[in-house]
Molecule: transfer RNA
Organism: Oligoflexia bacterium
RNA sequence: GCACCCGUAGCUCAGUCGGAUAGAGCACCUGCCUUCUAAGCAGGGGGUCCCAAGUUCGAAUCUUGGCGGGUGCG
Numbered sequence: 001g002c003a004c005c006c007g008u009a010g011c012u013c014a015g016u017c018g019g020a021u022a023g024a025g026c027a028c029c030u031g032c033c034u035u036c037u038a039a040g041c042a043g044g045g046g047g048u049c050c051c052a053a054g055u056u057c058g059a060a061u062c063u064u065g066g067c068g069g070g071u072g073c074g
Base pairs, nucleotide, nucleotide: 001073002072003071004070005069006068007067010026011025012024013023019057028044029043030042031041032040050066051065052064053063054062
């Protein structure tokens, strides 16, 4: 330099066939339980879906450019 893949919550990821309020597990906070802690149970908070532009009535999802990471080739 070229090709391909990935970027969504603090972490690991799903959703990627355009439309429902953007989700799960772990972590965190509160309560219950317990002599206390852990475990268990119930509830809660937390997101510019990497950035920008475009298409569309409507974009996490499609298109283009950029940024970052990974793999392969040279």